This is a predicted structure of a 76-nucleotide RNA (c-di-GMP-I-GGC riboswitch aptamer) from Actinotalea sp. K2. Taxonomically the source falls in Actinotalea (Bacteria, Bacillati, Actinomycetota, Actinomycetes). Of the family's consensus pairs, 91% are formed in the model.

RNA sequence: GACGACAAAGGCAAACCCGUCGAGAGGCGGGGACGCAAAGCUAUGGGACCCCACAGGGUCAGCCAAGCUACCGAAU
Numbered sequence: 001g002a003c004g005a006c007a008a009a010g011g012c013a014a015a016c017c018c019g020u021c022g023a024g025a026g027g028c029g030g031g032g033a034c035g036c037a038a039a040g041c042u043a044u045g046g047g048a049c050c051c052c053a054c055a056g057g058g059u060c061a062g063c064c065a066a067g068c069u070a071c072c073g074a075a076u
Stems, first nucleotide, its partner, number of pairs: 002076001003073002011036002016031006034062001040068003044065003047060005
């Protein structure tokens, strides 16, 4: 460094509910845990979704890649 244990310490938080912002996808806060070893960050490529007559604009990092960063240390 790869890797990821019926390890230790900690972390995040799906659905759903409440509040709030947004035209919407969806965001944020609280409750709540299905899960997650990058479920930390970045819309770069693909993809999904919303608005839109088109052109175009937007959302999703918990869909897959890619980039950057990071706790712990059994086996290999």